A computed fold for a 266-nucleotide RNA from a Candidatus Krumholzibacteriia bacterium, annotated as Bacterial large signal recognition particle RNA. Of the family's consensus pairs, 94% are formed in the model. The organism belongs to Candidatus Krumholzibacteriia, within Bacteria.
RNA sequence: UCGUGCUAGACGGGGAGGUAGCGGUGCCCUGUACCCGCAAACCGCUCUAGCGGGGUCGAAUUCCUGGCCGAGGGAGCGUGGUUCUCGAGCGAUCGACGACGGAACGUGGUGUUGAUGGUCAGGUCCCGCGCUAUGGGAACCUGCCAACCCCGUCAGGACCGGAAGGUAGCAGCGGUACGCAGCCAUUCUCAUGUGCCGCGGAUUUCCCUGGCAGGAGCUAACCCCGCCGUAAGAGCCGAGGGCGCCUUACAAAGCCGGGUGCACGA
Numbered sequence: 001u002c003g004u005g006c007u008a009g010a011c012g013g014g015g016a017g018g019u020a021g022c023g024g025u026g027c028c029c030u031g032u033a034c035c036c037g038c039a040a041a042c043c044g045c046u047c048u049a050g051c052g053g054g055g056u057c058g059a060a061u062u063c064c065u066g067g068c069c070g071a072g073g074g075a076g077c078g079u080g081g082u083u084c085u086c087g088a089g090c091g092a093u094c095g096a097c098g099a100c101g102g103a104a105c106g107u108g109g110u111g112u113u114g115a116u117g118g119u120c121a122g123g124u125c126c127c128g129c130g131c132u133a134u135g136g137g138a139a140c141c142u143g144c145c146a147a148c149c150c151c152g153u154c155a156g157g158a159c160c161g162g163a164a165g166g167u168a169g170c171a172g173c174g175g176u177a178c179g180c181a182g183c184c185a186u187u188c189u190c191a192u193g194u195g196c197c198g199c200g201g202a203u204u205u206c207c208c209u210g211g212c213a214g215g216a217g218c219u220a221a222c223c224c225c226g227c228c229g230u231a232a233g234a235g236c237c238g239a240g241g242g243c244g245c246c247u248u249a250c251a252a253a254g255c256c257g258g259g260u261g262c263a264c265g266a
Base pairs, nucleotide, nucleotide: 001266002265003264004263005262006261009057010056011055012030013029014028015027020046021045022044023043024042034054035053036052037051038050063259064258065257066256067255068254072250074248075247076246078245079244081243082242083241084240085239086238087237089236090235093234094233096230097229098228100226101225102224106222107221108219109218110217118212119211120210121209122208123207126201127200128199129198130197131195133192134191135190136189137188138187139186141182142181143180144179150175151174152173153172158167159166160165
């Protein structure tokens, strides 16, 4: 150095979670890496490691080890990166809405079919009176209306009387008072959210209508300015979540290096 047989070892690894801790089952990453049984209120272990049974490869592309790179999941009271949600949060600023005041360049409206202002008259408003309307009450009118204690007439009967006659008087009939009902036409009276009504007074500041003279503005809806207020959209503050970035302990796969046993024969 070659051949044969064997042995150590390998036949996946990692992250989070879970656990006193470790490994596994389940989840995730890597990416291809034998089979069967066991297992989340779990299974197996006790110090580097799943346990039990079977199989294959075997000293190297495959085992051991150093470095580089670094998927991925985790940690951080990091983040003036971004985005979303929440708050009996704030209200300086921007924006929104509302009230008030101002201005009159502009838009709009109105004005030579005559504006603002002036002046005159009337109205509006108020008071008194009248008329009127509506409603209430009373009177008038109509009807009913008293067993007796209202009136008239009083049959019958009663009483007085010798008689003539007289007296009281129930029922009935007629009437009336109080009262009740109707009528509401008329009269009186009270009230008023009556009125294109009349008369007189008062008020003329505003407003409305009309006349006169006069001859170009007036208005302030929008816009603009100021001030006050309301709400809280932007903004700010605070809290939380997602994504990103940063830091950090692990770390698969990959890449580059180093190392590795025994026996026999030639």